A computed fold for a 73-nucleotide RNA from Candidatus Roizmanbacteria bacterium CG_4_9_14_0_2_um_filter_39_13, annotated as transfer RNA. Its Rfam family is "tRNA". Rfam links the family to the GO term triplet codon-amino acid adaptor activity. From the family's description: Transfer RNA (tRNA) molecules are approximately 80 nucleotides in length. Rfam classes the family as a transfer RNA. Model confidence (mean pLDDT): 81 of 100.
RNA sequence: GCCGAGAUAGCCAAGGUGGUCAAGGCGGUGGUCUGAAAAACCUCAAAUGUCAGUUCGACUCUGACUCUCGGCA
Numbered sequence: 001g002c003c004g005a006g007a008u009a010g011c012c013a014a015g016g017u018g019g020u021c022a023a024g025g026c027g028g029u030g031g032u033c034u035g036a037a038a039a040a041c042c043u044c045a046a047a048u049g050u051c052a053g054u055u056c057g058a059c060u061c062u063g064a065c066u067c068u069c070g071g072c073a
Base pairs, nucleotide, nucleotide: 001072002071003070004069005068006067007066010026011025012024019056028044030042031041032040049065050064051063052062053061
C1' cells in the first nucleotide's frame, strides 16, 4: 500500500424487514429477607465510533474518516 471483518451502557454481548419502549449477563443504586452479612428475589440508572448522504423516518442503507483485528504484498 491492497483486501476482508469489526466498533452497541463501566465490562461482555444479542439484535434487524428502516418505524413503537435497543434484549441478556457481570458490575453499580435502592429495597425485601437476616440478629448482621452472604446468597436469592424485586427495583432503578446507564449504550448504537465520528462526520456527511439517502429517506417522512437511520443503530440498521450508502460514502468518507478514526481506531482494533486478520490476510496479502
It was read from a public genome assembly.